[in-house]
About this RNA
A computed fold for a 121-nucleotide RNA, annotated as FMN riboswitch aptamer (RFN element). Model confidence (mean pLDDT): 83 of 100.
RNA sequence: UUUUGUCUUUGGGGAUAGGUGAAAAUCCUUACCGGCGGUAAAGUCCGCGAACGCAUGAAAGUGCGCCGAGCAGGUGAGAUUCCUGCGCCGACAGUUAAAGUCUGGAUGAGAAAAGAUAAAG
Numbered sequence: 001u002u003u004u005g006u007c008u009u010u011g012g013g014g015a016u017a018g019g020u021g022a023a024a025a026u027c028c029u030u031a032c033c034g035g036c037g038g039u040a041a042a043g044u045c046c047g048c049g050a051a052c053g054c055a056u057g058a059a060a061g062u063g064c065g066c067c068g069a070g071c072a073g074g075u076g077a078g079a080u081u082c083c084u085g086c087g088c089c090g091a092c093a094g095u096u097a098a099a100g101u102c103u104g105g106a107u108g109a110g111a112a113a114a115g116a117u118a119a120a121g
Stems, first nucleotide, its partner, number of pairs: 001121010017029003031101002033090002035048004043088002052065005070086005092104003
């Protein structure tokens, strides 16, 4: 230094100001937010996770499926990642009224990151 095993810790943010209304942080205007790995620094490229659905199982779990959204210009060797402009997207259940932002499953799970340790090369 590389690989493998074990263990520990970490591991998701956001409703401002108005309007209508009996009632809205859910509608309308405005505001705000952006998990992990890769790659020229990415919510919107590639891949992954969560959530959701189906199958199986006593359960834990496992397998399969599903899985949103960007263009133009500029710089550069290289950018759909930077800069400028204008856009767009966001699980399920709940709610006096429809939710990316409230409440809940969740003091959960988890991509993965850091560290410790053992063995092998």